[in-house]
């Protein structure tokens, strides 16, 4: 000197689901609380395998705790780009 995988930054792109009732407030679609949902932030939970046992053990599944539910705005797994970092492989 090639730069996989990883990891972080930034910029793009990003779904779902009640403009529900009632009350406070008075125009801000804000606050409370009640019922109804959503799953793509985190969370939590298991298969098949391994194991004597105990148990470890994915996820875009399942749960919904937390989050969210007009539109805007935040938030958002995940894709891609482009930087820096490491250095598998050659």
């Nucleotide at each position: 000197a090639u730069g996989a995988c990883u990891g972080u930054a930034a910029g793009a792109g990003g779904a779902g689901a009640g403009a529900c009732u009632a009350c406070c407030u008075a125009u801000g679609u804000g606050g409370u609380a009640g019922c109804g949902c959503c799953g793509a932030a985190g969370g939590a939970g298991c298969a098949a395998g391994c194991g004597u046992a105990a148990g470890c053990g994915a996820a875009u599944c399942u749960c919904u705790c937390a989050g969210g539910c007009a539109a805007a705005g935040a938030a958002g797994a995940c894709u891609c780009u482009u930087g820096c970092a490491u250095g598998a492989c050659g």
Predicted 3D model of a 90-nucleotide RNA (Glycine riboswitch aptamer) from Aquibacillus sediminis. The source organism's lineage runs through Bacteria, Bacillota, Bacilli, Caryophanales and Aquibacillus. It matches the Rfam family "Glycine riboswitch aptamer". The family is grouped with related families in Rfam's "Glycine riboswitch clan".